[in-house]
Context: one part of a larger RNA
RNA sequence: GAUGAACGCUGGCGGCGUGCUUAACACAUGCAAGUCGAACGAUGAUUCCCGGUGCUUGCCCCGGGUGGAUUAGUGUCGAAUGGGUGAGUAUCACGUGAAUAACCUGCCCUUGACUCUGGCAUAAGCCUGGGAAUCUGGGUCUAAUACCAGAUACAACCACUCACCGCAUGGUGUGAUGGUGUAAAGCUUUAUCGGUUUUGGAUGGACUCUCGGACUAUCACCUAUACGGUGAGGUAAUGGCUCACCGUGGCGAUGACCGGGAGCCGGACUGAAAGGGUGACCGGACACACUGGGACUGAGACGCGGCCCAGACUCCUACCGGAGGCAUCCGUGGAGGAAUAUUGCACAAUGAUCGAAAGCCCGAUGCAACCACGCCGCGUGUGCGAUGACGGCCUUCAGAUUGUUCACCACUUUCAACCUGCAAUAAGCUUUUUGUAACAGGACCUGCCCAGAAUGCGACGGCUAACUUCAUGCCAUCACCCGCGGCAAUACAUAAGGCGCGAGCGUUAUCC
Numbered sequence: 001g002a003u004g005a006a007c008g009c010u011g012g013c014g015g016c017g018u019g020c021u022u023a024a025c026a027c028a029u030g031c032a033a034g035u036c037g038a039a040c041g042a043u044g045a046u047u048c049c050c051g052g053u054g055c056u057u058g059c060c061c062c063g064g065g066u067g068g069a070u071u072a073g074u075g076u077c078g079a080a081u082g083g084g085u086g087a088g089u090a091u092c093a094c095g096u097g098a099a100u101a102a103c104c105u106g107c108c109c110u111u112g113a114c115u116c117u118g119g120c121a122u123a124a125g126c127c128u129g130g131g132a133a134u135c136u137g138g139g140u141c142u143a144a145u146a147c148c149a150g151a152u153a154c155a156a157c158c159a160c161u162c163a164c165c166g167c168a169u170g171g172u173g174u175g176a177u178g179g180u181g182u183a184a185a186g187c188u189u190u191a192u193c194g195g196u197u198u199u200g201g202a203u204g205g206a207c208u209c210u211c212g213g214a215c216u217a218u219c220a221c222c223u224a225u226a227c228g229g230u231g232a233g234g235u236a237a238u239g240g241c242u243c244a245c246c247g248u249g250g251c252g253a254u255g256a257c258c259g260g261g262a263g264c265c266g267g268a269c270u271g272a273a274a275g276g277g278u279g280a281c282c283g284g285a286c287a288c289a290c291u292g293g294g295a296c297u298g299a300g301a302c303g304c305g306g307c308c309c310a311g312a313c314u315c316c317u318a319c320c321g322g323a324g325g326c327a328u329c330c331g332u333g334g335a336g337g338a339a340u341a342u343u344g345c346a347c348a349a350u351g352a353u354c355g356a357a358a359g360c361c362c363g364a365u366g367c368a369a370c371c372a373c374g375c376c377g378c379g380u381g382u383g384c385g386a387u388g389a390c391g392g393c394c395u396u397c398a399g400a401u402u403g404u405u406c407a408c409c410a411c412u413u414u415c416a417a418c419c420u421g422c423a424a425u426a427a428g429c430u431u432u433u434u435g436u437a438a439c440a441g442g443a444c445c446u447g448c449c450c451a452g453a454a455u456g457c458g459a460c461g462g463c464u465a466a467c468u469u470c471a472u473g474c475c476a477u478c479a480c481c482c483g484c485g486g487c488a489a490u491a492c493a494u495a496a497g498g499c500g501c502g503a504g505c506g507u508u509a510u511c512c
Base pairs, nucleotide, nucleotide: 001511002510003509005508006507007506008505009504012378013377014376015375016374017373019370020336025333026332027331030329034077036075039074040073042071048065049064050063051062052061054059055058084288085287086286094212095211097209098208100206103205104204108201109200112197113196114195115194116150117149118148119147125140126139127138128137129136130135156180157179158178159177160175162173163172164171165170186193215259222250223249226248227247228246229245230244231243232242233241264284265283266282267278269276270275290311291310292309293308294307313324314323315322316321342368344367345366346365350364351362354359381411382410383409391402392401394399418447421444428436429435456501457500458499460497461482462481468495478483
């Protein structure tokens, strides 16, 4: 000098930030991912029209039509983002620079072509069962942008032809060529929006490699798919990734292997620099989601708020059987502790999902609450005022000092309290003329009134700015170090004075 700090004493206000570093301990309740009726069958609210019944004569009820508010279900997209944590990991995990002629990429942009013909079901509904519950069986009916079949076409593959190029394997393209061969979906309020295939791109990802960044030799040998080859399988793709066969290799004192500890970086801290230690907040990539394993779906996962299995734990049970996963945001217990906050408001802004849109949803985010935890700013008054007051303290008893300090007089009103008015963030969004602010009646402004609510902490032997008295008597204590204290202590304790910093000041811990 610094800190995600804590402790002691003290504490007025505001702005901007930060806030479980320990048990990746266990979690009550609530919330954190939905959306589309312009995909679908159903459902059918308010209204309006017609007819009829009733009576209390303008109402109720019934039937039919109109209309399309709402949404349980099927279906689409999203749920792989956002948010959290740092357990594991010494590893292509990260950083850095290359490489893919060995790769994939939903939504988006772009190029060309197409969107033809049919079909089987099933949920919801209705009927009927089982079960304490979670849930679930059977029968029957129906729809789709759900599912299936066929046609056609580019692509792709094989064979053939030619041309060009490169970076080794190779790559790109041409074609009256022949063969194999995979598509599609509609809705509509008439504005569109979609669907299939294809070219190139963008974005995102995957794999490979150079180099780099820790400790230990009181760890010296390690390895058998281990290292390589051929072939096959598998993958989006290369590859012992896996398998069969063959060979015997591969790593290592330039530290292999074992062990202990640890997430990495941009950065932030310190230092003149070199360097050292560090990785909270913010940003990037990584890993994890009760513990361990597994796949499914999908453009994308081996998936925090999905599924299956095993385990530990908790809960419900009618004892047969079931349910759960806060390292989302609050909150609770616990513990460790020296120690870390509200079961708040809003989607107004920014941004994400869905939707044609209105809009919905969002503990992302924007705000507010708590805490001097940090940084910054402001205030606790200003002027005048000598009889140098009272009191305190010292004293050589003359006086000195506190000290212009107080009082007295004059003034100001930051701030706080109350009152009035009231932006900007919205040059947006939305709809056709209107509406839209959580913060918040907050900032700011006007007026008003009283110096009114508002100063402490540490230290005064040297280092180190600041000295005297009294008490104590190697006691009680102080102290980073030197050291102080045994009857005249500037070093302990107290008082007065002076010194330092100041809403803080000291101590402790850690780093330079």
A computed fold for a 512-nucleotide part of an RNA from an uncultured bacterium, annotated as small-subunit ribosomal RNA, 5' domain. Rfam family: Bacterial small subunit ribosomal RNA. Model confidence (mean pLDDT): 80 of 100.